[in-house]
RNA sequence: AAUAUACCCGGUGAUGGAGUCCACCGAAAAUACCCGCAAGGGUUGAUGACUCCUACCAUGGU
Numbered sequence: 001a002a003u004a005u006a007c008c009c010g011g012u013g014a015u016g017g018a019g020u021c022c023a024c025c026g027a028a029a030a031u032a033c034c035c036g037c038a039a040g041g042g043u044u045g046a047u048g049a050c051u052c053c054u055a056c057c058a059u060g061g062u
Base pairs, nucleotide, nucleotide: 009026010025011024012023013022016053017052018051019050020049021048032043033042034041035040
């Protein structure tokens, strides 16, 4: 320095934060969808799921 295994631990799950659960990864897991040869253009969602907060959007009331 590289490889393998084990343990500990950590990380990830298309846009922010927290809790719980689930799944995945160990340098990987992850990086949505539509149109287009490309350049580029367009659409939805702040969750993997549930709850809360923040932001955004729509409608109504005061």
A computed fold for a 62-nucleotide RNA from a Peptococcaceae bacterium, annotated as Fluoride riboswitch aptamer (crcB RNA motif). It was read from a public genome assembly, where an Rfam model found it. The organism belongs to Peptococcaceae, within Bacteria. Rfam family: Fluoride riboswitch aptamer (crcB RNA motif). Rfam links the family to the GO terms response to fluoride and positive regulation of gene expression.